Predicted 3D model of a 382-nucleotide RNA (Bacterial RNase P class A) from a Bacteroidales bacterium.
RNA sequence: GGGGCAGGCCGUCCUGUCGCGUCCUGCUACUGGCAGGAUGAGGAAAGUCCGGGCAACACAGAGCAGCAUACUUCCUAACGGGAAGCCGGGCUACCCGGCAGGGUAGCCUGAGAGCAAGUGCCACAGAAAAUAACCGCCAGGUGCCGUGUUAACGGCCCGGGUAAGGGUGAAAACGUGAGGUAAGAGCUCACGGCCUGUCCGGGUGACCGGGCAGGAGGGUAAACCUUAUGCGUUGAAAGGUCAAAUAUACCGGGGCUGAGGGCUGCUCGCCCAAUCCCGGAGGGUAGACCGAUAGAAGUAAUGCGUGAGCAUUAUUCCAGAUAAAUGACAGGAAGCAACCAUGGUGUUGCUACAGAACCCGGCUUACAGGCCUGCCUCGUUU
Numbered sequence: 001g002g003g004g005c006a007g008g009c010c011g012u013c014c015u016g017u018c019g020c021g022u023c024c025u026g027c028u029a030c031u032g033g034c035a036g037g038a039u040g041a042g043g044a045a046a047g048u049c050c051g052g053g054c055a056a057c058a059c060a061g062a063g064c065a066g067c068a069u070a071c072u073u074c075c076u077a078a079c080g081g082g083a084a085g086c087c088g089g090g091c092u093a094c095c096c097g098g099c100a101g102g103g104u105a106g107c108c109u110g111a112g113a114g115c116a117a118g119u120g121c122c123a124c125a126g127a128a129a130a131u132a133a134c135c136g137c138c139a140g141g142u143g144c145c146g147u148g149u150u151a152a153c154g155g156c157c158c159g160g161g162u163a164a165g166g167g168u169g170a171a172a173a174c175g176u177g178a179g180g181u182a183a184g185a186g187c188u189c190a191c192g193g194c195c196u197g198u199c200c201g202g203g204u205g206a207c208c209g210g211g212c213a214g215g216a217g218g219g220u221a222a223a224c225c226u227u228a229u230g231c232g233u234u235g236a237a238a239g240g241u242c243a244a245a246u247a248u249a250c251c252g253g254g255g256c257u258g259a260g261g262g263c264u265g266c267u268c269g270c271c272c273a274a275u276c277c278c279g280g281a282g283g284g285u286a287g288a289c290c291g292a293u294a295g296a297a298g299u300a301a302u303g304c305g306u307g308a309g310c311a312u313u314a315u316u317c318c319a320g321a322u323a324a325a326u327g328a329c330a331g332g333a334a335g336c337a338a339c340c341a342u343g344g345u346g347u348u349g350c351u352a353c354a355g356a357a358c359c360c361g362g363c364u365u366a367c368a369g370g371c372c373u374g375c376c377u378c379g380u381u382u
Stems, first nucleotide, its partner, number of pairs: 001378010012333007020040009042353001046364002049362005054235004066231005071085005086112001087110010113226002118224002120220003134166002136162003140158002143156005174192006194215009239290004248282001250280005260272004297316008334351006340344001
């Protein structure tokens, strides 16, 4: 210097003109206008996937169903998130062993409880995918044929044995070696691997090491299922406060027609009711405000911890819109790429993904370009 892997960070800047939201001050003016000042998107504001705050409603207790999660310990307000570890798998390097196999280191990776509870499933290929016999191998036949002649050999057939070998497959009925056998087989033995139970030791724990006894069991639970744990429902259009105009439940007062109803045989009188006017007043609509931006907050230092993180101190205030402001244009700078030319720093192009909507912690996804750290590897120089 090139390449690769892992992790972390940044993510355009300046000037001018015009324009927008919010707040403050002043002047007008009567809740508007003008002037000045301050401030104004992100690392993901996104997907709305998970968890929590907050709010309303619901709720004696228990169970079923449904949904979610699934190694351990820790972090956290909480989580299905994160950290550290354990175990399994893969790659590379090295070591031990005759082989099977085992160990160490580094990196990557796993929805990592239970198929030794039950049931189901296992494409294609293959005889067979879990009641294994296609080829092959093997003994038998009081079957046939041929050679041969009475010993035998070969072929075919018959019903059997066999999981050594071949072939198929992602996977073929523990592996290697020896014995054994007609041929074979955990049939037996040694070594190795796996599983169950139990005991001892280590570790907070997952788990690890060892002893004893027993065992043979293909895989699959992002298949049903079993086990354990958790979960009330709805989301800011939650919810709360104030409250026009119009109509008006209800209440009080006034009043016209001398019309209506009741008391009555009739008149007077009294009472009731309605249209109308004035006032009060409830609910609720438009609208306004709160919720709503000072918080599990940011930054820095110190301390503790392997780490996620925690504690203390100091300091900062960092958008609050509501149909939704945060923009447009021009010039310059910076970075990158291509081209001409080979040192003009020239011309051209590009500068992403994307836009808050109650708030916070995560996860996932998108992203021009650039920076930093660690490890591995290749080349060159000393």